[in-house]
Molecule: Glycine riboswitch aptamer
Organism: Thalassolituus oleivorans
RNA sequence: CAUCUGGAGAGCGGUGCUCAGGCACCCACCGAAGGAGCAAGCCGGGCAUACCUAUGUGUCCGGUCAAACUCUCAGGUACCGGGGACAGGGG
Numbered sequence: 001c002a003u004c005u006g007g008a009g010a011g012c013g014g015u016g017c018u019c020a021g022g023c024a025c026c027c028a029c030c031g032a033a034g035g036a037g038c039a040a041g042c043c044g045g046g047c048a049u050a051c052c053u054a055u056g057u058g059u060c061c062g063g064u065c066a067a068a069c070u071c072u073c074a075g076g077u078a079c080c081g082g083g084g085a086c087a088g089g090g091g
Base pairs, nucleotide, nucleotide: 001091003089004088005087006086011027013026014025015024016023017022028077029076030075034073035071036070037069041064042063043062044061045060046059047058048057049056050055
C1' cells in the first nucleotide's frame, strides 16, 4: 500500500418544497473520515543562585510539540444501507 474480518456514539425533532426518493432552513445532540488546539519533554535566550570555571538548579520569554484528550469547521444522529478511527489475519 491493496485485500479480508471485526468495528462505537448521537433526533423515527420542527417548518417549507417535492408524486416519491429526497432537498433546503431552524432547533437539539454525537465524535471514530478529514481539519484545528495543547501538556510534559526538547531547543534557544534573559535573570537569579549553587558550585568553582563549565556545568547544575530555579524562574521567565520565545520556538518546537502527541493522542482515542479538547473544539465541532467539515462529517454524522431509528432500523437497514453507507461511512468509519482503530484492531486483527494472510499478502